[in-house]
A computed fold for a 374-nucleotide RNA from a Steroidobacteraceae bacterium, annotated as Bacterial RNase P class A. The sequence is in RNAcentral, with records from ENA. Model confidence (mean pLDDT): 76 of 100. It matches the Rfam family "Bacterial RNase P class A". It is annotated as a ribozyme. Rfam describes the family as follows. Ribonuclease P (RNase P) is a ubiquitous endoribonuclease, found in archaea, bacteria and eukarya as well as chloroplasts and mitochondria. NCBI's taxonomy places the organism under Bacteria, Pseudomonadati, Gammaproteobacteria, Steroidobacterales, Steroidobacteraceae. The model forms 95% of the base pairs in the Rfam consensus.
RNA sequence: GGAGUUGGCUGGGUGAUCGCCGCGUGGCGUCGCAAGACGUUGCGGGGAGGAAAGUCCGGGCUCCAGUGGACAAGGUGCCAGGUAACGCCUGGGGGGCGCGAGCCCACGGAAAGUGCAACAGAGAGCAGACCGCCGAAGUGCCCGCGAGGGCGCUGGUAAGGGUGAAAGGGUGCGGUAAGAGCGCACCGCGUCGGUGGCAACACUCGACGGCACGGCAAACCCCACCUGGAGCAAGACCAAAUAGGGAAGUCGCGUCGCAAGACGCAGCGUGGGUCCCGCGUGCUUCCGGGUAGGUUGCUUGAGGGCUGCGGCGACGCAGCUCCUAGAGGAAUGAUUACCCUCGACAGAACCCGGCUUACAGGCCAGCUCCCCAC
Numbered sequence: 001g002g003a004g005u006u007g008g009c010u011g012g013g014u015g016a017u018c019g020c021c022g023c024g025u026g027g028c029g030u031c032g033c034a035a036g037a038c039g040u041u042g043c044g045g046g047g048a049g050g051a052a053a054g055u056c057c058g059g060g061c062u063c064c065a066g067u068g069g070a071c072a073a074g075g076u077g078c079c080a081g082g083u084a085a086c087g088c089c090u091g092g093g094g095g096g097c098g099c100g101a102g103c104c105c106a107c108g109g110a111a112a113g114u115g116c117a118a119c120a121g122a123g124a125g126c127a128g129a130c131c132g133c134c135g136a137a138g139u140g141c142c143c144g145c146g147a148g149g150g151c152g153c154u155g156g157u158a159a160g161g162g163u164g165a166a167a168g169g170g171u172g173c174g175g176u177a178a179g180a181g182c183g184c185a186c187c188g189c190g191u192c193g194g195u196g197g198c199a200a201c202a203c204u205c206g207a208c209g210g211c212a213c214g215g216c217a218a219a220c221c222c223c224a225c226c227u228g229g230a231g232c233a234a235g236a237c238c239a240a241a242u243a244g245g246g247a248a249g250u251c252g253c254g255u256c257g258c259a260a261g262a263c264g265c266a267g268c269g270u271g272g273g274u275c276c277c278g279c280g281u282g283c284u285u286c287c288g289g290g291u292a293g294g295u296u297g298c299u300u301g302a303g304g305g306c307u308g309c310g311g312c313g314a315c316g317c318a319g320c321u322c323c324u325a326g327a328g329g330a331a332u333g334a335u336u337a338c339c340c341u342c343g344a345c346a347g348a349a350c351c352c353g354g355c356u357u358a359c360a361g362g363c364c365a366g367c368u369c370c371c372c373a374c
Base pairs, nucleotide, nucleotide: 001370002369003368004367005366006365007364008363009362010361012339013338014337015336016335017334018333020047021046023044024043025042026041027040028039029038030037031036049345053356054355056354057353058352059351060350061231062230063229064228073227074226075225076224077223078092079091080090081089082088093107094105095104096103097102108222109221113220114219115216116215130161131160132157133156134155137154138153139152140151141150142149143148169187170186171185172184173183174182188211189209190208191207192206193205194203195202196201235296236295237294238293245287246286247285248284249283250282252265253264254263255262256261267279268278269277303322304321305320306319307318308317309316310315340343
């Protein structure tokens, strides 16, 4: 100098004017005994993000349900730790990729059971004879005086070729008719033991076994562990108008009477009349539920910063310190001046921890490889 890799930070700046949403604090007005509420106005101060996003996990909080356990259903899946919890994070093990820094992996169980494997291929699951190799054994024919030889058949053979994603350990020597863990050596594999490690697991360790036991469980399944349901439109409080529910009273009008009441006229239950009874409607008062509307939940929290201590680390503990949007048709905007490297993805809606996805440019630190110079 170039290429790469890991971790972290940042995400235009400084003003002016006019607005918008909260908060604090004054003035004025209205209401109120007061506390205070409402309106208006002045001043001060605050006002999106690293992802506010996707709503994919985990929790807090709220309501409902619930004796415990089991089954079902769903999820997680190497080991240990962290955490409120997690499918997250940290450290470690194993496998794969990379020269390397480093990156990626649902990574329990296939000698419980069931199932699956297109096409090709002779054969795909208690393997298989297409080509090739053999003709030792059995047998037929032929040649030869004979020893023996040749051609076949029954067959033998998984070394070699070929098919396939996958064909039942690898290399070598022996062995054989040809072959074959058939025998042996080494490598690999399995079982048991030993050693190290909390464990996953590892081992230049020992013994035994010729190898039985192919693959797929993001196929059913088995094993271990986890999970009650719904969500801030949760939930709580206040509470009209109209309609409806319940209870009590009155039953309308006129005259008389202090009042109780009396008389006359008048609704429905029979076409008409009268009495008793009942009913409906209306009216008055009270009770309770719901709706509109209002208030709350609402932002101080598993919170941030600094220092110290413990831990490899995730993280934990202690001390000091800081307060940082809270709307509800939903604020965070518009105009403008100057500067620069000319500005990406993108807008809170109960809160928090994660993951994933999007992202112009800039900055810092660790590490790796290559080239050059000294």